This is a predicted structure of a 372-nucleotide RNA (Bacterial RNase P class A) from an Alcanivoracaceae bacterium.
Rfam family: Bacterial RNase P class A. From the family's description: Ribonuclease P (RNase P) is a ubiquitous endoribonuclease, found in archaea, bacteria and eukarya as well as chloroplasts and mitochondria.
Its mean pLDDT, the model's own confidence on a scale to 100, is 78.
It is recorded under the gene name rnpB.

[in-house]
RNA sequence: CGGACCAGCCAGGCAGUCGCUGGUGGCGUAAGCCACUGGAGGAAAGUCCGGGCUCCAUAGGGCAGGGUGCCAGGUAACGCCUGGGCGCCACAUUGGCGACGAUGUGGUGACGGCUAGUGCAGCAGAGAAGAUACCGCCGAUGGCCUCUUCUUCGGAAGAUGGCACAGGUAAGGCUGAAAUGGUGCGGUAAGAGCGCACCGCGUUGCUGGUAACAGCAAUGGCAGGGUAAACCCCACCCGGAGCAAGACCAAAUAGGGUUCCAAUGGCGCGGCCCGCGCUGGAACCGGGUAGGUCGCUAGAGGUCUGCGGCGACGCAGAUCCCAGAUGAAUGACUGUCCACGACAGAACCCGGCUUAUCGGCUGGUCCGCUUA
Numbered sequence: 001c002g003g004a005c006c007a008g009c010c011a012g013g014c015a016g017u018c019g020c021u022g023g024u025g026g027c028g029u030a031a032g033c034c035a036c037u038g039g040a041g042g043a044a045a046g047u048c049c050g051g052g053c054u055c056c057a058u059a060g061g062g063c064a065g066g067g068u069g070c071c072a073g074g075u076a077a078c079g080c081c082u083g084g085g086c087g088c089c090a091c092a093u094u095g096g097c098g099a100c101g102a103u104g105u106g107g108u109g110a111c112g113g114c115u116a117g118u119g120c121a122g123c124a125g126a127g128a129a130g131a132u133a134c135c136g137c138c139g140a141u142g143g144c145c146u147c148u149u150c151u152u153c154g155g156a157a158g159a160u161g162g163c164a165c166a167g168g169u170a171a172g173g174c175u176g177a178a179a180u181g182g183u184g185c186g187g188u189a190a191g192a193g194c195g196c197a198c199c200g201c202g203u204u205g206c207u208g209g210u211a212a213c214a215g216c217a218a219u220g221g222c223a224g225g226g227u228a229a230a231c232c233c234c235a236c237c238c239g240g241a242g243c244a245a246g247a248c249c250a251a252a253u254a255g256g257g258u259u260c261c262a263a264u265g266g267c268g269c270g271g272c273c274c275g276c277g278c279u280g281g282a283a284c285c286g287g288g289u290a291g292g293u294c295g296c297u298a299g300a301g302g303u304c305u306g307c308g309g310c311g312a313c314g315c316a317g318a319u320c321c322c323a324g325a326u327g328a329a330u331g332a333c334u335g336u337c338c339a340c341g342a343c344a345g346a347a348c349c350c351g352g353c354u355u356a357u358c359g360g361c362u363g364g365u366c367c368g369c370u371u372a
Stems, first nucleotide, its partner, number of pairs: 001368010012337007020039008041343001045354002048352005053242004065238005070084005085111001086109010112233002117231002119227002134173002136169003141166002143163003146159005181199006200222001201220008246294004256285006265279005301320008338341001
């Protein structure tokens, strides 16, 4: 100097003019006007998780249903975050004949349980759950054949013989995502944990660690194939709906209730009497609608410093106030500069995750090149 990755930050700048909107102050009867001042984001997004807040429900427990799932911690809580463990992948270095192991860096994992039960497995292949001989190897043993020797002529013995018939084999090949541990040496007719050493694995014990787990020793020839984002089992968690939650004020018109007043009227019950119902005015009360107010932005809040902690984070002190609309503001134009400007815009609030995003800055790690 260049590249890759990780972590954090910024998100065109400046000036002028004209607007929109929240707050405070002043003027004004009011409408409104004037001055000062605040005015989108890192994701305001998706609405996928978790909480606050509000109303409803609720003795306690269980069933159903849903969710989470290595361990420990953080937090209001979480499926989030931090630290640790283990597995897998890549690269580098390194030990070993080899199987394989060790160390470092980066990435990554729905990472409890298929020695409770039930289920499932296409294609290929000889064989896929209590299993397999297709090619290959062998054929020691048994069988058949050949040759030699012996013979009591029935047969017997032998061969560095033959066949591949019975059979043996799980080394090698083949199929597959997966074939019932692996490497080396021995062993064998050929083979095989058949034997031994090592690697891997299981069991037991001890030690270290809060734990996940790790190390060491003894022991077992090696079980318990895979699949639980299959049913299921185990442990833990979860009441429902959402700011159009919810609370308050409250017209006009119509309707409801109570009391009082007036006429003892009018209308209906087929004509009359009684009775019943409807019908007038005033005052008061209560419910709802339109409309308005609150909820509404001071909060698990920001910044700085100190302390505790590996860290997420916590504690203490100082300091700051940073949108709050309801047809719903946050804009438009002009000039100028440059690196020519992406994704996108609040609607109760907050913590996360995920997705979108022109370009730039800072720090760290690794690699390459050049110079001294």